Predicted 3D model of a 467-nucleotide part of an RNA (small-subunit ribosomal RNA, 3' major domain) from an uncultured bacterium. The full RNA is in RNAcentral, with records from ENA. Model confidence (mean pLDDT): 84 of 100. Its Rfam family is "Bacterial small subunit ribosomal RNA".
Context: one part of a larger RNA
C1' cells in the first nucleotide's frame, strides 16, 4: 500500500422480504460420480464441471480394447533405377485390410530427352488425439457490464508512498456540480452501430385491394389509396411548464406513439483465479520410431447393485376423450421441400405436378371457442414395460436408429430436510421453425400466441461498490 474482521458509516443488486412457478418424491430421458470391463478413449470438477467440448457413437466418426496385417509408411520434399501408364471394367483366395489374373489405356519432341504416372532400393526424414495448460502463443470462463483502473507535471513526505481519484450533493455510472494543492490526460461510463415502437419521402413485384367490373377463390383486368416490403429521413432533447435547490440535479405536469438510459442486444477496463484448454490449432522441452506411427474387420464408448446433476412426462375435472371451428411470427428447400389424386386404420407407398421460391411448398399452428361425453375413482388419469405385426433410412438396424397399429396398463393421489428461476409482454403455459443430420432432439438456438401476481421495505442471509 493491499487483502481480511463474527469493527463502524453509506450504496447497490431477484440479495432478502412480498408473490408466482418449479426442483427434492414417481417413470423416462440424458450427463457425472463409483463400480464392472479385454476396452468401457480423453478432457471438464464449488460458485464459473456436470442435455459440458459433442450442432446429432450402428459403420465411418474413434482417439479405446480384441483380432488380422505394413514398415521411408495412410501424408510431404529430395536423389538413383526402371516401368508407360495413372484411372476404369470382369474376376479368384480372403471377414477384411491386402495378394493375384484378364480386358481397356499416356503427352510434347524427328531423336536425345522432358512433363506426368505407377513400381523398386538407400537414406535425410515423416508420423503421434504420447507427455508437460506448472515452459508457452491464440482462444475462453469468472469476478461483471461491477465502477472502477491508471498516467504526466507540481506539491507533500528521509522513504514506501500520498494528494489528484478525498469532502458536501447527484446520478444507472470516477454520471455531472460545488469545493479543495493540486492542473491536466489515457483505458473502461455514456454516445456512436443493430434491432424494436411511431410519422414522412421514394419505389410497387411475387406484396396489398378503398373505388369500378370480373372470379369459387385479389383468380383476372385495373387501381398505388390502405397494409406490407426496403431503402432514406424525421422524432426525445429534462427542450415547454410549475415547484424544491447555489448548481449539478430532483418531484409534479402538459403535449406526444414514445419521457427522462423509451425496450432489447451487440460492446467485457487494469486486473484475480500458476483457472480451462498441448484433444480446435500452433508451439519450446522430453518421449516412441518393424511402433506410443499406419491400414483392416469385430468389439466398446450405448455396461449397472448403486449415488448425484440437468431436464421431459404426469398424478387430473382450470381435466381427459371425440366431432366442429378460428388467429401467428421466424425459418428451411435441388442429392431438395413437394401440391394433388390413388392404396393403406397409420407409419408410408406409388404416380403426378408446382418451385433455386413475398410466386410454389414444408404448412396442420396449438393453447382458445362451439358442442357432446366423462362424474372424482388408481378412473375414458397416468403412460413406463412387455408381446406381436409392420413402415422408412442405410452396405448393414443383433449388440444399438426412429417412427405406425393392435394388445399390455407399472410406479405415481403435489413431493422431508433443503434448494433454483423470475420484476412486464416478464414469469407461467400453448404451439411453430432452424441447425447439426442418411437416419435419429424430451438437448440446444430461434419465433410468435395466451398472459399474471407482488415489492411495505433494506433488520436479517450472499455478493459487490466506498469512505
Nucleotide at each position: 500500500u493491499g487483502a481480511c474482521g463474527g469493527g463502524g458509516a453509506c450504496c447497490c443488486g431477484c440479495a432478502c422480504a412480498a408473490g408466482c412457478g418449479g426442483u427434492g418424491g414417481a417413470g423416462c430421458a440424458u450427463g457425472u460420480g463409483c463400480u464392472u470391463u479385454a476396452a468401457u478413449u480423453c478432457g471438464a470438477u464449488g460458485c464459473a464441471a456436470c442435455g459440458c467440448g459433442a450442432a446429432g457413437a450402428a459403420c465411418c466418426u474413434u482417439a479405446c480394447c480384441u483380432g488380422g496385417u505394413c514398415u521411408u509408411g495412410a501424408c510431404a520434399u529430395a536423389g538413383u533405377u526402371u516401368u508407360g501408364a495413372c484411372u476404369g471394367g470382369u474376376u479368384u483366395a480372403g471377414a477384411g485390410a491386402u495378394a493375384g489374373a484378364c480386358c481397356u489405356u499416356u503427352c510434347a519432341g524427328c531423336a536425345a530427352u522432358g512433363a506426368c504416372a505407377g513400381a523398386a532400393c538407400a537414406u535425410a526424414c515423416a508420423g503421434a488425439u504420447g507427455c508437460u495448460g506448472c515452459a508457452u502463443g491464440g482462444u475462453u470462463g469468472u469476478c461483471g457490464u461491477c465502477a472502477g483502473c491508471u498516467c504526466g507535471u507540481g506539491u507533500c513526505g528521509u522513504g514506501a508512498g500520498a494528494u489528484g481519484u478525498u469532502g458536501g450533493g447527484u446520478u444507472a455510472a470516477g454520471u455531472c456540480c460545488c469545493g479543495c494543492a493540486a492542473c491536466g490526460a489515457g483505458c473502461g461510463c455514456a454516445a456512436c452501430c443493430c434491432u424494436u415502437g411511431c410519422c414522412g419521402u421514394u419505389a410497387g413485384u411475387u406484396a396489398c385491394c378503398a373505388u369500378c367490373a370480373u372470379u369459387c377463390a385479389g383468380u383476372u383486368g385495373g387501381g398505388g389509396a390502405c397494409u406490407c416490403u426496403a431503402a432514406u429521413g424525421g422524432g426525445a432533447c429534462u427542450g415547454c411548464c410549475u415547484u424544491c435547490g447555489c448548481a449539478a440535479g430532483g418531484a409534479g405536469g402538459a403535449g406526444g406513439a414514445a419521457g427522462g438510459u423509451g425496450g432489447g442486444g451487440a460492446u467485457g477496463a487494469c486486473g484475480u483465479c500458476a483457472a480451462a484448454u498441448c484433444a480446435u490449432c500452433a508451439u519450446g522441452g522430453c518421449u516412441c520410431u518393424u511402433a506410443c506411427g499406419a491400414c483392416c474387420a469385430g468389439g466398446g464408448c450405448u455396461a449397472g447393485a448403486c449415488a448425484c446433476g440437468u431436464g421431459c412426462u404426469a398424478c387430473a375435472a382450470u381435466g381427459g376423450u371425440g366431432a366442429c371451428u378460428a388467429c401467428a411470427a421466424a425459418g428451411g428447400g435441388c442429392a431438395g421441400c413437394u401440391a394433388c389424386a390413388u392404396a393403406g386404420u397409420a407409419a408410408u407407398a406409388u404416380g403426378a405436378u408446382g418451385c433455386c421460391a413475398a410466386u410454389c411448398u414444408c404448412a396442420a399452428a396449438a393453447a382458445a371457442g362451439u358442442c357432446a361425453u366423462c362424474u372424482c375413482a388408481g378412473u375414458u388419469c397416468g403412460g413406463a414395460u412387455u408381446g406381436a405385426g409392420g413402415u422408412c433410412u442405410g452396405c448393414a438396424a443383433c449388440u444399438c436408429g426412429a417412427c405406425c397399429u393392435c394388445a399390455u396398463g407399472a410406479a405415481g393421489u403435489u413431493g422431508g430436510a433443503a434448494u433454483c428461476g423470475c420484476u412486464a409482454g416478464u414469469a407461467a403455459u400453448c404451439g411453430u421453425g432452424g441447425g447439426u443430420c442418411a437416419g435419429c432432439a424430451u438437448a440446444c438456438c430461434a419465433c410468435g400466441g395466451u398472459g399474471a401476481a407482488u415489492a411495505c421495505g433494506u433488520u436479517c442471509c450472499c455478493g459487490g461498490g466506498u469512505c